[in-house]
A computed fold for a 731-nucleotide part of an RNA from a Candidatus Jordarchaeaceae archaeon, annotated as large-subunit ribosomal RNA, domain II. RNAcentral holds the full RNA, with entries from ENA. Lineage of the source: Archaea > Promethearchaeati > Candidatus Jordarchaeia > Candidatus Jordarchaeales > Candidatus Jordarchaeaceae. It matches the Rfam family "Archaeal large subunit ribosomal RNA". Rfam links the family to the GO terms structural constituent of ribosome and ribosome.
Context: one part of a larger RNA
Formats: sequence, C1' cells, structure tokens
RNA sequence: GCCAGGGAGUUCAUAGUUGUGGCGAGCCUAAGGGGGUCAACCCCGCAGGCGUAGGGAAACCAACAUGCCCGCAGCCAGCCCGACUGGUGAGGGGCGGGGUCUUAAACGGGCCCGGAGUCACAAUUAUGAGACCCGAAACCAGAUGAUCUAGCCCUGAGCAGGGUGAAGCCAAGGGAAACCUUGGUGGAGGCCCGAAGAGGUUCUGACGUACAAUUCGUUCUUCUGACUUGGGGCUAGGAGUAAAAGGCCAAUCUAAUCUGGUGAUUGCUGGUUCCCCCCGAAGAAGUUCGCAGACUUGUCUGGCGGGAGGUAGCUGGAGGGGUAGAGCACCGAUUGGAAAGCAGGGAGCCGCGAGGCUUCACUUUCCUCUCGAACUCCGAAUCUUCCAGCGCCGCAGAACGCCGGAAGCGGGCGCCAGGGGGUAAGCUUCUGGGCCGAAAGGGGAAUAACCCGGACUGAGGUUAAGGUCCCCAAGUGCCAGCUAAGUGUUAAUCCGAAGGGCGUCCGCUGCCUAAAACAGUGGGGAGGUAGGCUUAGAAGCAGCCAUCCUUAAAAAAGUGCGUAACAGCUUACCCACCGAGGUAGCGGGCCUCGAAAAUGGACGGGGCUAAGCUGGCCACCGAUACCUCAGGGCACGGUCGAAAAAACCGUGAUCCGGUAGGGGGGCGCGUCAACUGGGCGGAAGCAGGGCUGUGAAGUCCUGUGGACCGGUUGAUGUUGCAGAUCCUGGU
Repeated sequence: GCCAGGGAGUUCAUAGUUGUGGCGAGCCUAAGGGGGUCAACCCCGCAGGCGUAGGGAAACCAACAUGCCCGCAGCCAGCCCGACUGGUGAGGGGCGGGGUCUUAAACGGGCCCGGAGUCACAAUUAUGAGACCCGAAACCAGAUGAUCUAGCCCUGAGCAGGGUGAAGCCAAGGGAAACCUUGGUGGAGGCCCGAAGAGGUUCUGACGUACAAUUCGUUCUUCUGACUUGGGGCUAGGAGUAAAAGGCCAAUCUAAUCUGGUGAUUGCUGGUUCCCCCCGAAGAAGUUCGCAGACUUGUCUGGCGGGAGGUAGCUGGAGGGGUAGAGCACCGAUUGGAAAGCAGGGAGCCGCGAGGCUUCACUUUCCUCUCGAACUCCGAAUCUUCCAGCGCCGCAGAACGCCGGAAGCGGGCGCCAGGGGGUAAGCUUCUGGGCCGAAAGGGGAAUAACCCGGACUGAGGUUAAGGUCCCCAAGUGCCAGCUAAGUGUUAAUCCGAAGGGCGUCCGCUGCCUAAAACAGUGGGGAGGUAGGCUUAGAAGCAGCCAUCCUUAAAAAAGUGCGUAACAGCUUACCCACCGAGGUAGCGGGCCUCGAAAAUGGACGGGGCUAAGCUGGCCACCGAUACCUCAGGGCACGGUCGAAAAAACCGUGAUCCGGUAGGGGGGCGCGUCAACUGGGCGGAAGCAGGGCUGUGAAGUCCUGUGGACCGGUUGAUGUUGCAGAUCCUGGU
C1' cells in the first nucleotide's frame, strides 16, 4: 500500500422558533398515592407553573367584548360578462378614545389597551454539561527508584619490565672557619618509556534495517596516583549529587518514573460514513489585550405577514461637480529681451572734498520661452439627485416588514480604466468594472483568473473566438503592395530602448537642366607679385594685417597635400566632349545596427521566401454557444378534491453550472409492533451473469450452501466510510 472488521453532532436539563394533535379564557399536573392479568394502561393528587393587564425604581394607580373611516382575500348583486361596476368585508390599516409614567401641568413624549393560550409529541437552533472524534508542551497530589550513574563512608584487591637518580650518609681533597669540590652510597617523585588495567584522540576508517539503541579495527592518553577496582552501606524529585558539562539520578533529566485529578485545556492541525432536487454566498464596515479568534451589521437561505407598486436600462427636463484637457487672469516656479524708475545696497572709475559717471542688483510696465496633487480666467466626456415618458419586473403576489437557520469576516488576477508609496518586483496600498474563487466546454503549444462562451439528458445541424502546407479538421484560395533580415512565422502575457544607416519602397518641398544640368574625360587654371609685416627663411598654403589692379572664356593677395625655403601635385573657376535628368532637404513603410550567460536547442515542432508583413475579397473548418427533434426535472396555472398528494391538461424567449451554506424529497441497515407472505420440491450467505431505476439501490437466473428469510404500515436507533502519519487482524 491493499483486504476485512471497528471508527466521529449523542444524551439530559432549560429556553427560542416551526409543524401536528388535545382542550380552550383557560391549559397542565409534580412529588406521591390507588387500581390492574401488577403488563399496556386507567384514576386520584385544592402544591405549583404559564396565560387571562398594564404602567411605574417604588409608593401606587389601573385600560375600547367598537364611535368613525379605508380596504386585501372571500362572499353577494348587477350588467355591456369584463383587464367591469357596486355592496359587504374575517384578517389588516388609519382616526378617535382609554390606562400609567414623566410633570406644577402637559394640548408633548415613552410603554400599553378592541380576549388566545396551554399541554404533549416531532423537527431545528442556543446555553450548560467531556458535548462531533482523535491529538499536546504542561500543572498538582501521592507513591516507587542510587543493581545504571554522581559523591561520600566501611572493608578488601591490583599495578610486567626498563629509565632517571632528590634528600640523607661515607670517603678523599680544600679552607682559619662557615662551608665548598670530587667520587661513591642511597633510592625520592600527583618523575620518564611502556605491558596488564583505566580512558576513548585520529582515521571525521569499518558498521550504519549493525555483532552492537555507541560495537569493530587502527592510532592515541594515562599507567605509585586527585590511580584502578570487588563487596557492603548513605544521600530522592524543585530534591539529591556534581574538580560545573545543565552533567548524572536504571537506554528517561533546564526538573525522574508510576498512578490519580483526567475525557486537563488547546482561538491550532487532521478526520467526520448513502442518493437526487431547488436556491446559493463571503473574504466588507464597526467593536474587541483585537489581528490564525469572536460579536453586530451587510451579503445567502427557509417560512410567514402584506396587498400595488417596484426599477438595474434608454430618452428628455431641472439641479449639483471642477477631474481629463487647457491656460497663466490669481498663487508659486521659470528663459531671454526692451523701456522707465531707482530712497537705500554691491562693484569700478573720476574728484582734495562735496559729489558725479558707468554698471549690477532691485521695483514697475511691455514682449517672449517653459511648468504645477495641495494654482485656475476656463473646462469636457462622464458621474450623480429629483421629476416625467418608454422599456422591464409585479395580483401566477413585487416593494416593504417579521421570525428561524447559516456560512463568512486570510482573498487572488502578467485583466481593463484611474490613483498613492517604491529604483524596481509574480511588490505594496486604494477606487470603479470583469473574471477566478465556486465555472466545466472551445481557442491561446502546455497554462485558476487573456479571448469566445455560462454545461438538465440524448441525437442531428449552424456558427463564435481562433484557424485552413504536414503533424491537425479546413484554401499549397484570389487581387495588389512591402520585406532578403530566416526579419518574421508571438492578440496580450514572455515586449527589446535612446541613438544611428548612400539598405530599399512611397510622398512632399527648394534649386539646376536641350541657351546642355550632375558625374566622368581632355585642355586652361595667367600677370603686377616672392602683396605688406614678421622671420635665419615665410615665395597662395607657421603667424599678423590687408585682400587691390591687369589680361581674359576663366583663374582665390588661394581649398587641400607637399618643401628647410623654393619646386611639384591639386581644388575653386573657365572651355570642350558627352546627352537626360540631377542635386539638397523633410516626412512615412518594411528592413538593419545598437543586441552579452552559463550542457546543445527552440516560431509548439517539421519546415516555410511565403506557409512572413500590409490592405481588400470569397469559401471552408471549428464549442456542452445558437437552431431543430425527442425525453426528464422544477416552478406556476387549471380540472378533481375540505386541504395536501397523486393523475391529467396547459405555460416557461425571459427556469434547471455551482464551493461554504440554507431548504425539500427519497434509498439502504439493525430491532420492535400490527397485518401479510416465502422456505429441505432448498432459507440466509457467497460467486458469476441478465434486466429495471436520474440515483442511493432493486429484482431475476445459474452454481454453491444446508435452515431460516422477507413484504406493507408505523415506531425506534451505538444506522451507511476511502481517507483521520486512524485502531485491530491478515497479506
């Protein structure tokens, strides 16, 4: 893991609500007792409880069995027989009236008043109890432990061999002496090496479901001592013992073990057992020693009351607003300029000084460049309040109200739009909407929330998004243009930027051009003069100044290269040849550079020059969507019926996705009662198969088995398992 069996909302009490039944201004008995075939059950039981009156803290006082009106259902009547009118009208509502409290008093205000309760049973919820089940870490009490281990006490035992050589002593020598030196002797030591013994350092070796819940090998430490060890004894749980590690106190220690309190408590984790049908959430707000919880409200569900309006959409009207944008009229920021002024201020100059001049700054006005969530002379789309009309919903019962039951109070999104924080984030925090959550299906390669679209069942068609070369259903479709980069073949997400490109296509503007443009080729490109200055030199070409005149078709006081300086080459400029567009700039499309990540690799892949991109057209494929047919459920109406159910008929374009959760109806199991059946001519159980039902399930057949087992109605319950690292057994 699998299989079988076991395994979790129970019981009592007290309340609330709903349903059914009894009695009803009343209802019920409790303890206890009597009767009984001591069974079911029948009877008694002046206690007491709830109700019949409220208001008030209390003292205390104390209410309409209807005076008027409206009006639902129903009933009645009328007619034009309807979407009609009228009457009546339980329940319901509005006045009026009343009780009491407040008060000096209230004409004010609060609560109450025109009779329905009570008992039983059932369902459901709450509270108290272990309270759906399993689960702590702990706390307290009383006991049991020092055969392990820690320390101590008593009494015993053990330590191969080797080394070193303290004190003391002896001898010799020296010395005045104290004493010293040398040689022996001697045998000290928490001395040294190293077996036994004790320990447990390294390999971080072996082993690591082990030989072993600490072992094995190797290496290592110590080995006459604060040594090791046998036996006997003492110290006990907030206590012991501790050369101190929170160590040890029987494989257990920052408080042992066992039993009890004990089903401790747990706002935390896990689990919680059959089916179908209807509806269907929330992750907000407020409070909280509150933030993993809870309570109230909102949102969901069921029932009842109520009795005619309601309103998400559209249009119009009357109001509200200061956002987007825009603007600079205010506030604040901000570029450059002009003019005027300038008391005081800064700088410079002149003046002996007084003072003067220039300029900056400043102030004002004008022009001009640029901005603002906390600026506004302006100002949308849009949003919102009220009213009206249309639409939609509603007597097949809406709005509204009351009561019962919840769940939920961790939300999320590479979604759309608008913000705050942050460099940013699959970041955080708001507002409006959508979706996921709780939504399957088709598309997006795969992919909760992106696109299409909301799945009752079965069948057949048509489309949506998206696609149509192959994988892979459908065009190797048509008409044009672009791209040469495999750019691309990506709706978005998963992008690729600033800035570049004599890549290529398109558009616009200016200028030149048959009086010949542009490019190319041939020729000329001169003289005064080597301009002046500077300089060692400076001759077009280091630098400074000037930049004229002449001959000319044209030719610079020189565009670049070059020389030490010249020389030389070349350009501007002119002529000729040639013969058709050229040149400069701006804008757009596609493309390109910019472009770096770790195993070889990703348009989903193959591959594609279209099967890429742009514009247009026609087909086709493609979903649980839409249509058609058949069937089911649910809701509502009608017939029947006292009512409900069943049956039949009808309506549903606007019903049938669904987690938490609410509601309804069923299936199966055990036991009991009443009624009624089956069984040795073969019960239950088991195995295999057929059929029926939306399903839980039911039924039939065959085999096995060998003695009990069903059905209907009602009651009752230790009543349904896949899960809980569930329990027991098997495998």